Background
Predicted 3D model of a 72-nucleotide RNA (transfer RNA) from a Patescibacteria group bacterium. Model confidence (mean pLDDT): 81 of 100. Lineage of the source: Bacteria > Bacteria candidate phyla. Rfam family: tRNA. It is annotated as a transfer RNA.

RNA sequence: GUGGCUAUCGUAUAACGGUUAAUACAUCGGGUUGUGGUCCCGACGAACUGGGUUCAAUUCCCAGUAGCCACC
Numbered sequence: 001g002u003g004g005c006u007a008u009c010g011u012a013u014a015a016c017g018g019u020u021a022a023u024a025c026a027u028c029g030g031g032u033u034g035u036g037g038u039c040c041c042g043a044c045g046a047a048c049u050g051g052g053u054u055c056a057a058u059u060c061c062c063a064g065u066a067g068c069c070a071c072c
Stems, first nucleotide, its partner, number of pairs: 001071007010025004018055001027043005048064005
C1' cells in the first nucleotide's frame, strides 16, 4: 500500500429495521447467617465519531477513527 473482519454498561456476549437495548459476572444497597462465603431480592451503568436512507436505525449505506487478520 491492497483486501477483509470487528467496534453495545466495568468485563464477556445477545437482540427480524419498530415495543422500557437483554443476559451472566463484577460493583453498590438490602435480606438470610453468631461473622464471612453461598443463596435470594433490588439498584447502578452502554450503542466508536460524523453524515445519508427510512414514518422509524444498535441494525442498512458512505466517510473517518481505533483494533485484529491475510496479502504485498